[in-house]
């Protein structure tokens, strides 16, 4: 990098921005926004939060009368190093609240 294959989700948000490719369809980048799937912070943990690093998203599509069911997408951190086990680095001035756990008092 291909191919399979597992788990979650697809409810709701959120551009009349600039630029580049394409014969079209579309794609790609910057900036902005949105979400919170990874990492990571509030915090020891757990529910929550927060939005910094990774990605995404910024109109999902079919079928069914409806339960749902098909197909798609998206996530299951990056980054140096290393033959490999193995190791190292960075991650905001942001972060209600409730519920435990260890210590001291």
């Nucleotide at each position: 990098u291909u191919c399979g294959g597992a788990c979650a989700u697809c409810a709701a948000g959120a551009g009349u921005a600039g630029g580049g490719c394409u014969g079209a369809c579309g794609c790609c980048c910057u900036c902005g926004c949105c979400a919170a799937c990874c990492u990571g912070c509030c915090u020891a943990c757990c529910c929550g939060g927060c939005a910094a690093g990774g990605u995404g998203g910024u109109g999902c599509u079919c079928c069914g009368a409806a339960a749902g069911g098909a197909g798609g997408a998206u996530g299951u951190g990056g980054c140096c190093a290393u033959a490999g086990a193995c190791g190292g680095c960075a991650a905001c001035u942001a972060a209600a609240g409730g519920g435990u756990c260890u210590a001291a008092g």
SAM-I/IV (S-adenosyl methionine) riboswitch aptamer, 105 nucleotides, folded computationally. The RNAcentral record of the sequence draws on Rfam, Ribocentre and ZWD.